Record summary
Model confidence (mean pLDDT): 81 of 100. A computed fold for a 77-nucleotide RNA from Deinococcus ficus, annotated as transfer RNA. Rfam family: tRNA. Rfam describes the family as follows. Transfer RNA (tRNA) molecules are approximately 80 nucleotides in length. It is annotated as a transfer RNA. The RNAcentral record of the sequence draws on ENA.
[in-house]
């Protein structure tokens, strides 16, 4: 070098052939329960959906180009 995957909350990931408020699990936070912890409940917060840029009335989802990872080939005196 070439080709194909993958990137959304702190961690794992879902988002169905573009549509309306961007979600689950677990974590953290607060409460409740309990003598006190675990564990149970039950509420809140946390996101510029890797980054520019294009297509459209509308993009996480299409496209182009980066970047990071991986995984295969090819080189590799």
């Nucleotide at each position: 070098g070439c080709g194909g995957g993958u990137g959304u909350a702190g961690c794992u990931c879902a988002g169905c052939u573009g549509g309306u408020u961007a979600g689950a699990g677990c974590g953290c936070a607060c409460g409740c329960c309990u003598g006190a912890u675990a564990a149970g409940c039950g509420u809140a917060a946390g996101g510029u959906c890797c980054c520019c840029a294009g297509u459209u009335c509308a993009a996480g989802u299409c496209u182009g180009g980066g970047c990071a990872u991986c995984c295969g080939c090819a080189c590799c005196a």